[in-house]
Molecule: transfer RNA
Organism: Nitrospira sp.
Formats: sequence, C1' cells, structure tokens
RNA sequence: UGGGGGAUCGUCUAGGGGCAAGACAACAGAUUUUGGAUCUGUGAACCCAGGUUCGAUUCCUGGUCCCCCAG
Repeated sequence: UGGGGGAUCGUCUAGGGGCAAGACAACAGAUUUUGGAUCUGUGAACCCAGGUUCGAUUCCUGGUCCCCCAG
C1' cells in the first nucleotide's frame, strides 16, 4: 500500500429491516447462625458521522480502531 474479516450490557457471545437474546458478573429477595452454594426477580449495551427507508444493530458511503493474507 492492496484484499478480506470484525467493533453489541462490566466481560464473553447470539441476532443481520419492526420489543436487542443468553451465560458469567452486579443489585434485591428466599434459604443459611454468618459466609459460600442453590432458587427467584431486577437493571444494564448496538464504534463514529452521513444517506436510503414509515422504521436501521441490520442495507449503502466515509472515518476510527483491531485481526488475518499478499507485497
């Protein structure tokens, strides 16, 4: 420099036009003498800026960062 892939709760990972799901973690409650474990519940996120669309995490364009390949 060129080509390809990726960016989603605190962490890891789904979802690819119409309510953003799960696990761990956190918080509250139950249980327990306390803690841990277990059970129940709650909250929490779409990299940035434009465009298309009634509607964008998703499609298009540009940018930033990360990974892989080639030179």